[in-house]
RNA sequence: AUAUUGAAACGGCAAACCUCUCGAAAGGUAGGGACGCAAAGCCAGGAACCUUAAUCAGUCUUAAAAAACUGAAAUGGUUGUCCGGCUGCCACA
Numbered sequence: 001a002u003a004u005u006g007a008a009a010c011g012g013c014a015a016a017c018c019u020c021u022c023g024a025a026a027g028g029u030a031g032g033g034a035c036g037c038a039a040a041g042c043c044a045g046g047a048a049c050c051u052u053a054a055u056c057a058g059u060c061u062u063a064a065a066a067a068a069c070u071g072a073a074a075u076g077g078u079u080g081u082c083c084g085g086c087u088g089c090c091a092c093a
Stems, first nucleotide, its partner, number of pairs: 005091002012037002017032003021028002035080001041086003045083003048078003055072005
């Protein structure tokens, strides 16, 4: 120095929950808070999962509609679900 690995230390991140705020929702921002994390750093590219606004279909209603309800629907999300890509701190062995 490289690869594998994760004992120790320094430092780092921050689940649930609470508050604030944005959003139709899922979920996100900020503050508090720590269950955990050696890539829980970055990239929604693939899979998976969550939501269902526009839109479409149906039901109901109606003069016809709208509204309401049901189903489909991602162009909306989750990287702390997995894979892939890029980068990276320390060090016993």